[in-house]
This is a predicted structure of a 94-nucleotide RNA (c-di-GMP-I riboswitch aptamer) from a Bacillaceae bacterium.
RNA sequence: CUCGACAAAUGGCAAACCUGGUGAAAGCCAGGGGCGCAAAGCUGGAAGGGGCGUCAAUAUCUGUCGAUCGGAUAUUCGCCAGCCAGUUGCCGAA
Numbered sequence: 001c002u003c004g005a006c007a008a009a010u011g012g013c014a015a016a017c018c019u020g021g022u023g024a025a026a027g028c029c030a031g032g033g034g035c036g037c038a039a040a041g042c043u044g045g046a047a048g049g050g051g052c053g054u055c056a057a058u059a060u061c062u063g064u065c066g067a068u069c070g071g072a073u074a075u076u077c078g079c080c081a082g083c084c085a086g087u088u089g090c091c092g093a094a
Stems, first nucleotide, its partner, number of pairs: 012037002017032006035082001041087003048084002050080004056076008
């Protein structure tokens, strides 16, 4: 100098829930709060998989006598990184 598990240390983040704000919603922001996390740092650009939302648009199907009404599915759109994944990184015994 490099690799390096455990332990330890410096610290970090912050679940549920509550309060306020914001959004159509999923969710997000701030304060409180700590379930936990060695990445619970970062990355949703048709730039991996998976999941959630229904304000809007498009297409298909469907209920009804009919429809400018209702419902379902798919795509676009929006969201989730504390689901997996990609990527960067602190300490460092023998």
The coordinates come from a structure-prediction model, not an experiment, and the mean pLDDT is 78.
Its Rfam family is "c-di-GMP-I riboswitch aptamer". Rfam's curators write: GEMM was predicted in a large-scale screen for bacterial structured RNA regulatory elements.
Taxonomically the source falls in Bacillaceae (Bacteria, Bacillati, Bacillota, Caryophanales).
Of the family's consensus pairs, 95% are formed in the model.